About this RNA: This is a predicted structure of a 174-nucleotide RNA (glmS glucosamine-6-phosphate activated ribozyme aptamer) from an Acidimicrobiia bacterium. The organism belongs to Acidimicrobiia, within Bacteria. The coordinates come from a structure-prediction model, not an experiment, and the mean pLDDT is 77. Rfam family: glmS glucosamine-6-phosphate activated ribozyme aptamer. Rfam links the family to the GO terms catalytic activity and regulation of gene expression.
């Protein structure tokens, strides 16, 4: 240094990097082509190619009953060029089972602790972060980390208002 094993920590615009682009070093090197000098010389340098080592590769908001399976998993921001492309994962959605809520119990239905469903509203929810400006640090560099200032979202859960649908079957009790 590597491998294996074990433990701990760390996550969902989250993790990784074989395409791509960028940086540095080295080899070869086209055209053009120096200087010190009397002479240096078609030399040094040099596009590109190759090799090695690095860098970039999602800005926040929001989201989890358990297990299994399936699936291209919500919302906006950005001077939208890579926030491209690829792999993996993920709290979304659908199906099955279990657990749980509703309505006294069971089934059915429907949902997931915010727990019957669908739709509408100019309302609340609504405090964004990057970007931008200034600065500090690390690195040869691409770039990275941090601090201060700093404006502007939308969706969803939920709350408020309204409309429609389901509200069944059996039992208990009164």
């Nucleotide at each position: 240094a590597g491998a294996a094993c074990a433990a701990g920590a760390c996550a969902a615009g989250c993790g990784c990097c074989a395409g791509a682009c960028c940086u540095c070093u080295c080899c070869c090197c086209a055209a053009a082509g120096a200087a010190a000098u009397g002479a240096a010389a078609g030399u040094a340098c040099g596009a590109g190619u190759g090799a090695g080592a690095g860098g970039u590769g999602a800005c926040g908001a929001g989201g989890c009953g358990g297990a299994g399976g399936g699936u291209u998993a919500u919302c906006g921001a950005a001077g939208a060029u890579u926030u491209c492309g690829g792999c993996g994962g993920a709290u979304g959605c659908c199906c099955u089972c279990c657990c749980g809520g509703c309505c006294c119990c069971a089934c059915g239905g429907u949902c997931g602790u915010a727990a019957c469903g669908u739709c509408c509203c100019a309302c609340g929810g609504u405090a964004a972060a990057a970007a931008c400006c200034g600065g500090a640090g690390a690195g040869c560099g691409a770039u990275c980390u941090c601090c201060g200032g700093g404006a502007c979202a939308g969706a969803g859960a939920c709350g408020g208002g309204g409309a429609c649908g389901a509200a069944g079957u059996g039992g208990a009790g009164a």